RNA sequence: UAGGCAUGCAAGUCGAGCGAGAAAGCUGGCUUCGGUCAGUGAGUAGAGCGGCAAACUGGUGAGUAACAGGUGGGUAAUGUGCCCGGAAAUGGGGAAUAACUCCUGGAAACAGGGGCUAAUACCGCAUGUGGUCACGCGGCCUUCGGGCUGCGUGAUUAAAGGUGCCUUGAUUUUGAUUGAGGUGUCGUUUCCGGAUCGGCCCGCCCCCGAUUAGCUGGUUGGUGAGGUAACGGCUCACCAAGGCUGCGAUCGGUAGCUGGUCUGAGAGGAUGGUCAGCCACAAUGGGACUGAGAUACGGCCCAUACUCCUACGGGGGGCAGCAGUCUAGAGGCUUCCGCAAUGGGGGAAACCCUGACGGAGCGACGCCGCGUGCGGGAUGAAGUCUUUCGGGACGUAAACCGCUUUCGCUGGGGAAGAAGGCCCCGAUGGUGAAUCGGGGAUUGACGGUACCCAGUAAAGAAGCCCCGGCUAAGUCCGUGCCAGCAGCCGCGGUAAUACGGGCGGGGCGAGCGUUGUUCGGAUUUAUUGGGCGUAAAGCGCGCGCAGGCGGCCAUUUAAGUCUGGUGUGAAACCUCCACCGCUUAACGGGGAGCACGCACUGGAAACUGGAUGGCUUGAGGCCGUGAGAGGUAAGCGGAAUUCCUGGUGUAGCGGUGAAAUGCGUAGAUAUCAGGAAGAACACCGGUGGCGAAGGCGGCUUACUGGCACGGUUCUGACGCUGAGGUGCGAAAGCGUGGGGAGCGAACAGGAUUAGAUACCCUGGUAGUCCACGCCGUAAACGGUGCGCACUAGGUGUGGGAGGAUCGACCCCUUCCGUGCCGCAGCUAACGCAUUAAGUGCGCCGCCUGGGGAGUACGGCCGCAAGGCUGAAACUCAAAGGAAUUGACGGGGGCCCGCACAAGCGGUGGAGUAUGUGGUUUAAUUCGAUGCAACGCGAAGAACCUUACCCGGGCUUGAACCGCUGGGAAAACCCUGUGAAAACAGGGCUGGCUUCGGCCGUCCCAGUAGAGGUGCUGCAUGGCUGUCGUCAGCUCGUGUCGUGAGAUGUUGGGUUAAGUCCCGCAACGAGCGCAACCCUUGUCCUUAGUUGCCAGCGAGUAAUGUCGGGGACUCUAGGGAGACUGCUCCGGUAACGGAGAGGAAGGUGGGGAUGACGUCAAGUCCUCAUGGCCCUUACGUCCGGGGCUACACACGUACUACAAUGGCCGGUACAACGCGCAGCUAACCCGCGAGGGGGUGCUAAUCGCUAAAAGCCGGUCCCAGUUCGGAUCGCAGCCUGCAACUCGACUGCGUGAAGUCGGAAUCGCUAGUAAUCGCGGAUCAGCAUGCCGCGGUGAAUACGUUCCCGGGCCUUGUACACACCGCCCGUCACACCACGAAAGUCCGUUGUUCCGGAAGCCGGUGUACCAACUUCGUGAGG
Repeated sequence: UAGGCAUGCAAGUCGAGCGAGAAAGCUGGCUUCGGUCAGUGAGUAGAGCGGCAAACUGGUGAGUAACAGGUGGGUAAUGUGCCCGGAAAUGGGGAAUAACUCCUGGAAACAGGGGCUAAUACCGCAUGUGGUCACGCGGCCUUCGGGCUGCGUGAUUAAAGGUGCCUUGAUUUUGAUUGAGGUGUCGUUUCCGGAUCGGCCCGCCCCCGAUUAGCUGGUUGGUGAGGUAACGGCUCACCAAGGCUGCGAUCGGUAGCUGGUCUGAGAGGAUGGUCAGCCACAAUGGGACUGAGAUACGGCCCAUACUCCUACGGGGGGCAGCAGUCUAGAGGCUUCCGCAAUGGGGGAAACCCUGACGGAGCGACGCCGCGUGCGGGAUGAAGUCUUUCGGGACGUAAACCGCUUUCGCUGGGGAAGAAGGCCCCGAUGGUGAAUCGGGGAUUGACGGUACCCAGUAAAGAAGCCCCGGCUAAGUCCGUGCCAGCAGCCGCGGUAAUACGGGCGGGGCGAGCGUUGUUCGGAUUUAUUGGGCGUAAAGCGCGCGCAGGCGGCCAUUUAAGUCUGGUGUGAAACCUCCACCGCUUAACGGGGAGCACGCACUGGAAACUGGAUGGCUUGAGGCCGUGAGAGGUAAGCGGAAUUCCUGGUGUAGCGGUGAAAUGCGUAGAUAUCAGGAAGAACACCGGUGGCGAAGGCGGCUUACUGGCACGGUUCUGACGCUGAGGUGCGAAAGCGUGGGGAGCGAACAGGAUUAGAUACCCUGGUAGUCCACGCCGUAAACGGUGCGCACUAGGUGUGGGAGGAUCGACCCCUUCCGUGCCGCAGCUAACGCAUUAAGUGCGCCGCCUGGGGAGUACGGCCGCAAGGCUGAAACUCAAAGGAAUUGACGGGGGCCCGCACAAGCGGUGGAGUAUGUGGUUUAAUUCGAUGCAACGCGAAGAACCUUACCCGGGCUUGAACCGCUGGGAAAACCCUGUGAAAACAGGGCUGGCUUCGGCCGUCCCAGUAGAGGUGCUGCAUGGCUGUCGUCAGCUCGUGUCGUGAGAUGUUGGGUUAAGUCCCGCAACGAGCGCAACCCUUGUCCUUAGUUGCCAGCGAGUAAUGUCGGGGACUCUAGGGAGACUGCUCCGGUAACGGAGAGGAAGGUGGGGAUGACGUCAAGUCCUCAUGGCCCUUACGUCCGGGGCUACACACGUACUACAAUGGCCGGUACAACGCGCAGCUAACCCGCGAGGGGGUGCUAAUCGCUAAAAGCCGGUCCCAGUUCGGAUCGCAGCCUGCAACUCGACUGCGUGAAGUCGGAAUCGCUAGUAAUCGCGGAUCAGCAUGCCGCGGUGAAUACGUUCCCGGGCCUUGUACACACCGCCCGUCACACCACGAAAGUCCGUUGUUCCGGAAGCCGGUGUACCAACUUCGUGAGG
């Protein structure tokens, strides 16, 4: 793949234009039987001359951005075969040539020569209705070029016959041939006209690129000529120098155009397959011929490529016709039937031809229609899926019963599509053609098809996609960020409605999905219908050509505009129709509409435009007045700085957070005087002024631009905007030459720092300054283009004018400028708001997701730096604006807390205890991990506990519960093995009974099921920690806001407190705070034993011991009390301060009590629980071991290091509690732990129980000690089945480290810290831990700057997993895309030159030649 093509077919026809003319076969005659002749075949086939057709039909879309196409016009600048109408004619001659025949060449294609012949082939002549040309004279029209037309004269110019019939001759072989006349018909010729189909010309419409801006030499025009059917530079000669272009020329890219088609509400956008119109093309390029028509798909010539044949000399070919083939590709049909119909060519016709066409075939490719059944049928079968195990779903679905039979299959019947033509007859008819009527014989590829009838049996006929949201439709299993899905968002990391499967469901249905493409949604290119302060977007600012837009009045015109009419806008398509035809529909026919357009024409005159005249309000001028850092140039001035000179003067100066570099005894800094230089102009000075913007600041002068106000004198729309263009344009930078005080990139040094190419310091060069010339940018910002008009106000300020006034004050009015606040309106909000971001008009510029990138390439500019213009690939699912709530900040404000500070005592160093990490181990079970894990779960690991390890056992199991079948009692006892568990063996036995059996228990088998400290605390409940006892967290209604949300809850005060008060678009309310509860402190009251004992009595060595008592203490019930109640001070109040009274004073102390929530915080090993996993084991039992390991590291504690102490002796005073498997007295023994003993007590009764520090007395004397007690040895005691691993305690001996602890860090604000002991839980035994109790009993707080945590308000934010956030760049590695790149190759294009086929036109030579020719062969024409 406009890639190449085998094969067949797709254009022929006419004998009524012409000449010539077979063969086979058959029949007959003759025959030498080899054949030959005649007839027929047959005037047939085939070929030729001639005519017409072949320019139609059919195919394709390469090329073409064009008068190619569409639409409307023009042609007075034109052609037109066949066809139609009209006029006239068709006379008379001539010479050839194919075929044929003979010969020659060639493989072939084909060619050459000799000879014969015809025509509707060819050539003269005649005639000339006419045509054409010239001349003369008219008419009409005209775009004034000319056109049409009449008359006259002259010149020139035609033809072809065939055939039917009638009449009549001639010839004749009787077949026919050939004349003449007539007539019909088909032709032929000339002319006029028509119709049809073209040619040419013009207006309008018709893709993208300006990173294509200039293009053009026949180019533009003229004159003349040539050429054409025809106008024309179409061609040529000459002349002139034009023509096109920002309304996009030229160039590049892409593309056949249209009717239409798809989409869309439309406007549009996209598209041009089928059908229809036009164009272009026919292997590629060029060319002409013929012809009415071609520059010709199935013609010719040439060139090229390819291919085929060949005898190598030469030849042939063109499927983008119909089929078909190969190639390429994901992909696209039969080498079918027929001319029956429709249409076309030829013919007088019959007829022939027709891959046009009509049909059939193939493809679910599309549209339409139909079927695969319909009704009944619940114990809701089986099966499958699911389940909370009850059930639910598939589901009336099936089975089963009844019914129907389209389609299919079988058999039978069977169309329409056919009208015409032909033959015959008749009628009409100038008796011609033709038309009409009748009769006859015929014409169907599809196809025995459509359709109809019968038979057959529910019989033969359902799939595809989807089920997370969008989006209709969910469950189970599997999988476990794997495998996979995915249009977007996104699913999958162990419960996935999202993956895969099952079941179920949803959608559509002979289809269903996917992919690609287009439009829509997308007002997301905005004409309808968008924007530009901050989201992308106003050029940095002027001037201004073109262009766009433009004030008031009048007249006119009629281009725009509106309206009527006419023509056109092909058909198809599309829309509508109770229209019609196929059973319906698709499809087809009919009617109407549509076709929004263009042209011509009549009319209207408001508006726009044009023309004319006028006006003054827009704009400008003039006169008067005024303000100003407006610009340019020249000159002048003082202060300051630095430098120089001199004086005074001495040791420092300078600089910083602190320093150092630096300067200074060669005299600095400081100070005085003088001098020099350069730059900038304090105060005034001001959201003051001026300017278009950039910008402008001492004073004076000169020149100069603009502006405002007042006057209302002049012009008379002169205006606004402004693509290109042009000018101005901060700073830095560049060039040349000056200048250079200060400052100061670079640079140097000193600091800082981990580093410090920075911030700070000391120096310092360009530069900053001037002149001239460049550059042309900026957060050139009001991030807001310019102009005009309109739309509430208030207030300040600069300039001018007016009123009032004596007045320059104040005040009022007004114009111009410049600010703030604010209404309506606008805005996404923020905000803007007469200086608009409001409402409108005019014009310009600009935007269209982020990155790539203002980059690359190209062009222009520049000395350079660079500027202007300005992409794409690729990549992302966002980038962004404004506002909200939080969180955060080495932001701000206010305020709390043992937060710091002020104190006291510790930790960190030692030894030990304990927990943890780590390591080790068979195991060192598991969990807890910043605060908020680490004396935590554990309030008691020797066994048990125990979850871990090793080993030995059990298997319905150690515990729970049911069923079925069978059996037996089971317990209990004994024996054996064993470490035990357990196993094996033996013994021994239940209850009730109607004697059948039943009940309870146990064993075996089976079943349902137990069990699991196995996993998941990220599936959970519950409980808990933490922020934090911090003061907060919310709601209803209302209000505000588009909304998130805000308000309330903020503010001013106050409080311990969102506690209260005041204020307030809020008003209330809830959860928190507080209070109510417990305890403690005072008092009262009640009660009075086991507690108490003042008084009374009794008793004892002594003791509330006894009688008794309720007074007191105490016990435990009830009450009182405190509320800022009272006084004073401050305050509006809340409240604060002081004071009194009081046991207690401002929540008296302590406790319980923990808001909304946060941390996927902790716990599946307390318990509960979903899911998963194990089931002779991950269950369970037993023995032993381990959890107690030990180079280390950390946390929490204990004991210390001593004299405020140690030791010894004496002596005093508690509270909370606990006790019967218990606490235990007295007494005895032991140094002691303890033992013995046995009393009391179920406890205000008895016991534990001694409290200790303290106090009194003694001793020690600053030391590794009379400190300290670790460690180790020996000997014991107790608990316990059992103290080896691995308990506590006692005695004796031993006597380690340690002399107050680095960096760092913890607790505590009063009965607190510190210190002292006591009790309890757990527990056989085992606390330095934990939970409680009382004794003794301090110091300090100026204060809130800082550290930590917290609360409220506010601010910024690019954070929201919320600062432990986010995020930038280099580098390393891998990969991708794009750019550049020395070069190399190709394509395309321009210009110049060289070569150049066929062919056409012209010129010319040679050869040849029938007709005609003045002519005489010739020559010549």
The RNA shown here (small-subunit ribosomal RNA) has 1421 nucleotides and comes from an uncultured organism. The coordinates come from a structure-prediction model, not an experiment, and the mean pLDDT is 84. Its Rfam family is "Bacterial small subunit ribosomal RNA".